[in-house]
RNA sequence: GGUUUCCUUCGGGGCGGGGUGCAAUUCCCCACCGGCGGUGAUUUCGCGCAAGCUGCGAAUCAGUCCGUGACCCGUGACGGGCGUCAAGCUCGAACGGUGGACUCGGUGCAAUUCCGAGACCGACAGUAUAGUCUGGAUGGGAGAAGGAACAG
Numbered sequence: 001g002g003u004u005u006c007c008u009u010c011g012g013g014g015c016g017g018g019g020u021g022c023a024a025u026u027c028c029c030c031a032c033c034g035g036c037g038g039u040g041a042u043u044u045c046g047c048g049c050a051a052g053c054u055g056c057g058a059a060u061c062a063g064u065c066c067g068u069g070a071c072c073c074g075u076g077a078c079g080g081g082c083g084u085c086a087a088g089c090u091c092g093a094a095c096g097g098u099g100g101a102c103u104c105g106g107u108g109c110a111a112u113u114c115c116g117a118g119a120c121c122g123a124c125a126g127u128a129u130a131g132u133c134u135g136g137a138u139g140g141g142a143g144a145a146g147g148a149a150c151a152g
Base pairs, nucleotide, nucleotide: 002150004149005148006147007146008145009144010143016030017029018028019027031132032131033122034121035068036067037066038065043059044058045057046056047055063120064119072097073096074095075094079091080090081089082088102118103117104116105115106114124135125134126133
């Protein structure tokens, strides 16, 4: 010190009160929550300087910006399993697709990121219609940390 490989661990929050009703944490009123990486003018700490500005390093800083994961759909390996080895069924690395939401005011050289205000969004299945319940899921996972090997 990383364009490589492998191992280990970690890796999602939230319905409390009231109303209607035979029945609702699902409807209505109020409430509550915000994965991962990037960007970022936030905040804090350290170093440096005579000191200020400035500089360097570390941590932290967006649900709605740029990407991305879970869910769903498709393709699917001279691939695995099942099969009367046939027809076919199934699992599946990898790849592709689909998939939600922000404005106004302030400051300023600069902000959809800061401050203030008001909005908005949230897979599938089940069930009285669900971001918050139950389930697939003791699953998967963007990634994070640590370690080993190896190239330079």
FMN riboswitch aptamer (RFN element) from Paenibacillus koleovorans NBRC 103111, 152 nucleotides, folded computationally. The sequence was found by an Rfam model in a public genome assembly. Its Rfam family is "FMN riboswitch aptamer (RFN element)". Rfam 15.1 lists 6,230 matches to the family in 5,120 species. Of the family's consensus pairs, 100% are formed in the model. The organism belongs to Paenibacillus koleovorans, within Bacteria.